[in-house]
RNA sequence: CUGGGCGUAGUUCAGAUGGCUAGAACGCCAGAAUCGGGAUCUGGAGGUCGUGGGUUCAAGUCCCACCGCCCAGACCA
Numbered sequence: 001c002u003g004g005g006c007g008u009a010g011u012u013c014a015g016a017u018g019g020c021u022a023g024a025a026c027g028c029c030a031g032a033a034u035c036g037g038g039a040u041c042u043g044g045a046g047g048u049c050g051u052g053g054g055u056u057c058a059a060g061u062c063c064c065a066c067c068g069c070c071c072a073g074a075c076c077a
Base pairs, nucleotide, nucleotide: 001073002072003071004070005069006068007067010026011025012024013023019057028044029043030042031041032040050066051065052064053063054062
């Protein structure tokens, strides 16, 4: 440099064909229970959906560019 894949909560991941307020598990916080802790139960917080544009009544989802990571290939040495 070329081609392909991926980017969503702190972490690991869901989210068919665009459709109404984006979810789960673990973790975190508070409470219950316990003499206290762990496990357990209840509740809660936590999201610019990589960035910027575009299409659309409507975009996490479609299109373009860029950024980062991974894989394969090419080139130089």

Predicted 3D model of a 77-nucleotide RNA (transfer RNA) from Thermosipho sp. (in: thermotogales). The prediction has a mean pLDDT of 80. It matches the Rfam family "tRNA". It was read from a public genome assembly.